[in-house]
Context: one part of a larger RNA
């Protein structure tokens, strides 16, 4: 290579967009590139395969044939594939009339709590742990009532619930703004799928510049325990956690399970949204479509499991594995302000 795997053994790009690229419904017609058939030439002998001869047999030699395959030519078929030309409406996609929804940005407001600061009562401890100590307090703590600040999350509701491409979204209002899913069926008529390379978006942490800064709290200090304690446990407390501007490109970024499409028993929920019965009318009830859970049949699977949201049956298409270790290191190159990210090996060993 052929072959074979990628939920947990080695293996799904963190997501989505989109360019080449590779696939691609359905009718008809046109060409004949690819298919597919007949013939024509040629592909040197020897070889090797068949058959028949020849050394007394063999090995060895002689003679004479084919198969299969490649390349050219030519004359023919049009079913698939592909061109050309006209339709079609099931894929898509507009438009219309409905509807959920922490989807996103921006403003603006809201109340609990905590810590501080201030003012009253009040007077001896608070705090804190297995236990205690630093810590803190008669310069009045802690406890209570009042007033003011100030940053940062938003209890009930809240669900096995919702929307979002993932990352990730919830206090209430207001602008704006993206997607979705449904029902009519009026237009377009395959406009589709996937998606190397590329741009774009990405939790914490971190990085730069400027603000903020209650609380928590890497580092650091100080108290314990402890042979020791550079920890666990206690008191503090810087960076940072927040906001705005730009960096960074990683995560067990997980459903450890790319994406589209088509088929393939069901039983229970449960969001949205239509019809149907029903009723005065809202439930209920019975059913479609779209999401999203449990259970489970065939099936698959090493086993656990998976099971119409497939790990089942098929087709496209892209991305990745190839025995542990060395090593996601070294070298190189690109990309960053750094930190460091991506590509990404031998040797050697076992």
């Nucleotide at each position: 290579u052929u072959g074979g795997g990628c939920g947990u053994a080695a293996a799904g790009c963190a997501u989505a967009u989109a360019u080449a690229g590779g696939u691609g419904g359905u009718u008809u017609u046109u060409u004949a590139a690819g298919u597919u058939c007949g013939c024509c030439a040629u592909c040197a002998a020897a070889u090797c395969c068949c058959a028949g001869g020849g050394c007394u047999c063999a090995g060895c030699c002689c003679u004479g044939g084919a198969c299969a395959g490649g390349c050219g030519g030519u004359a023919g078929a049009a079913a698939c594939u592909a061109c050309c030309a006209a339709g079609c409406u099931a894929g898509a996609g507009u438009a219309c009339g409905g509807u959920a929804g922490a989807g996103g940005c921006a403003g603006a407001g809201g109340g609990a709590a905590u810590u501080u600061c201030u003012g009253g009562u009040g007077g001896a401890g608070c705090g804190g742990u297995g236990a205690a100590a630093u810590u803190u307090g008669u310069a009045g703590a802690g406890a209570u009532c009042g007033g003011a600040a100030a940053g940062a999350a938003c209890a009930c509701c809240a669900a096995c619930g919702a929307g979002g491409a993932a990352a990730g979204c919830a206090c209430u209002c207001u602008g704006u703004u993206g997607g979705g899913c449904c029902g009519a069926c009026a237009c377009u008529g395959a406009c589709a799928c996937u998606g190397a390379g590329a741009g774009a978006u990405g939790a914490a942490a971190g990085c730069u510049a400027g603000g903020g800064g209650a609380g928590c709290g890497a580092a650091u200090g100080g108290g314990a325990u402890u042979a020791g304690a550079u920890a666990c446990c206690c008191c503090a407390g810087u960076a940072g956690u927040c906001c705005u501007a730009g960096c960074c490109a990683u995560a067990a970024a997980c459903g450890a399970u790319g994406g589209a499409u088509a088929c393939u028993a069901g039983g229970c929920g449960c969001u949205g949204u239509g019809c149907g019965u029903a009723u005065c009318g809202a439930c209920c009830c019975g059913u479609g479509c779209a999401a999203u859970g449990u259970u489970g049949u065939a099936g698959c699977u090493a086993a656990c499991g998976c099971g119409u949201u497939a790990a089942g049956u098929a087709u496209c298409u892209g991305g990745c594995c190839u025995g542990g270790g060395g090593a996601g290191u070294a070298c190189a190159u690109u990309c960053a302000c750094a930190a460091g990210a991506a590509u990404g090996a031998a040797a050697c060993u076992u």